Background
SAM riboswitch aptamer (S box leader) from a Parvularculaceae bacterium, 123 nucleotides, folded computationally. Rfam family: SAM riboswitch aptamer (S box leader). Its family is annotated with regulation of gene expression in the Gene Ontology.
[in-house]
RNA sequence: CGCUCAUCAAGACCAGCUGAGGGACAGGCCCUUAGACGCUGGGGCAACCGCCAGGCGACUCACCCGGUCAUCUGGAAAGGUGCCAAUUCCUUCGAGACGGGUUUCCGUUUCGAGAGAUGAGUC
Numbered sequence: 001c002g003c004u005c006a007u008c009a010a011g012a013c014c015a016g017c018u019g020a021g022g023g024a025c026a027g028g029c030c031c032u033u034a035g036a037c038g039c040u041g042g043g044g045c046a047a048c049c050g051c052c053a054g055g056c057g058a059c060u061c062a063c064c065c066g067g068u069c070a071u072c073u074g075g076a077a078a079g080g081u082g083c084c085a086a087u088u089c090c091u092u093c094g095a096g097a098c099g100g101g102u103u104u105c106c107g108u109u110u111c112g113a114g115a116g117a118u119g120a121g122u123c
Base pairs, nucleotide, nucleotide: 002122003121004120005119006118007117008116013042014041015040016039017038021031022030023029026091027090028089043084044083045082048080049079051075052074053073054072055071057069058068059067060066088115092113093112094111095110096109097108098107099106100105
């Protein structure tokens, strides 16, 4: 880099350095010299992995205890990541429903797909 799975409407900012861009891509619309992006330090948010406690079940076992696995619930931000403007800032494609207009179209909404981000796993 690629593939698989899960989540993406909630949440969480200060200081120092630097100095002109940034919000993935393109368009829109925003943020920004009243200092962006980035780096550093501190702070915070969040239970994805891992951890702890408990419930149900399966396996192990003659049975119990114990252990392992799967699943559910709760806890903890001292472990590994992640995140801290705007819904992933908005958008694309297909199907359904509703409304408007009437043969083509527009708007709202639901579901699915695609793109992207993060985590876990995998070659």